[in-house]
RNA sequence: UGCCCCGUAGUUCAGUUGGAUCAGAACGCCGCACUACGAAUGCGGAGGCCGCAGGUUCGAGUCCUGCCGGGGCAG
Numbered sequence: 001u002g003c004c005c006c007g008u009a010g011u012u013c014a015g016u017u018g019g020a021u022c023a024g025a026a027c028g029c030c031g032c033a034c035u036a037c038g039a040a041u042g043c044g045g046a047g048g049c050c051g052c053a054g055g056u057u058c059g060a061g062u063c064c065u066g067c068c069g070g071g072g073c074a075g
Base pairs, nucleotide, nucleotide: 001074002073003072004071005070006069007068010027011026012025013024019058029045030044031043032042033041051067052066053065054064055063
């Protein structure tokens, strides 16, 4: 310097034929029940607008461009 992949809740990930209740799961966290206390278990709850900025579209997490960050390959 070029090419490829990835970047979604605190963490690990799913969601990619664009569609309207696609914003979810597990773990973690908070509350309640249970318990002598705790763990486990059961029930309920909070928490992300999807790396940043633009663009396309009636509509974008989901397509396009630039940038940033991480990983890999080549020189």
Molecule: transfer RNA
Organism: Phycisphaerales bacterium